[in-house]
About this RNA:
The prediction has a mean pLDDT of 80. This is a predicted structure of a 72-nucleotide RNA (transfer RNA) from a Planctomycetota bacterium. Lineage of the source: Bacteria > Pseudomonadati > Planctomycetota. It matches the Rfam family "tRNA". It is annotated as a transfer RNA.
RNA sequence: GGGUCUAUAGUGAAACGGUAUCACAGCAGCCUUUUAAGCUGCACGUUGGGGGUUCAAAUCCCCCUGGACCCA
Numbered sequence: 001g002g003g004u005c006u007a008u009a010g011u012g013a014a015a016c017g018g019u020a021u022c023a024c025a026g027c028a029g030c031c032u033u034u035u036a037a038g039c040u041g042c043a044c045g046u047u048g049g050g051g052g053u054u055c056a057a058a059u060c061c062c063c064c065u066g067g068a069c070c071c072a
Base pairs, nucleotide, nucleotide: 001071002070003069004068005067006066007065010024011023012022013021018055026042027041028040029039030038048064049063050062051061052060
């Protein structure tokens, strides 16, 4: 230099173009002599950044940035 993949909550992952979901972690309560485990509830996301297409974009297109890999 060329190419492929990847970026979503504190962490790890889902999500046909149509309400962003789950687990762990966190907070509160129940249970327990207490802790842990268990149960119930709550909160947490500008879906890496910018633009475009669309009635509607995490998803499709373009550019940029970070990461992984392949070729040279």